[in-house]
C1' cells in the first nucleotide's frame, strides 16, 4: 500500500439486504413487598444510530469522503 469486516442507550446486541414513529436482554430510577438486602412485581428514564456531505417527501437503512477498531494480503 492493496482488500474485506465491524461502529446503534451504561454493557451486549437485533433493526440495513425491501427506505416510512429506534427497538429488545442485562443494568440505572420510583413504587410494592421485606426488620433490612436481595428475589420477586408493577411503573419510569436514557440514544436524533462512529463523522461530514449527497439522494428522496421522508436515510440507522441507499451513495461518496474521512475517522476508529479488528481480520487478510503484500
Nucleotide at each position: 500500500c492493496g482488500g474485506g469486516g465491524u461502529g446503534u442507550a451504561g454493557c451486549g446486541c437485533a433493526g440495513u439486504c425491501u427506505g416510512g414513529u429506534a427497538g429488545c436482554g442485562c443494568a440505572c430510577c420510583u413504587g410494592c413487598c421485606u426488620u433490612g438486602g436481595g428475589c420477586g412485581c408493577a411503573g419510569g428514564g436514557g440514544g436524533u444510530c462512529g463523522u461530514g456531505a449527497g439522494u428522496u417527501c421522508g436515510a440507522a437503512u441507499c451513495u461518496c469522503g474521512c475517522c476508529a477498531c479488528c481480520c487478510c494480503g503484500a

A computed fold for a 74-nucleotide RNA from Aestuariivirga litoralis, annotated as transfer RNA. Rfam family: tRNA. The family's RNA type in Rfam is transfer RNA. NCBI's taxonomy places the organism under Bacteria, Pseudomonadati, Pseudomonadota, Alphaproteobacteria, Aestuariivirga. The sequence was found in a public genome assembly. Its mean pLDDT, the model's own confidence on a scale to 100, is 83.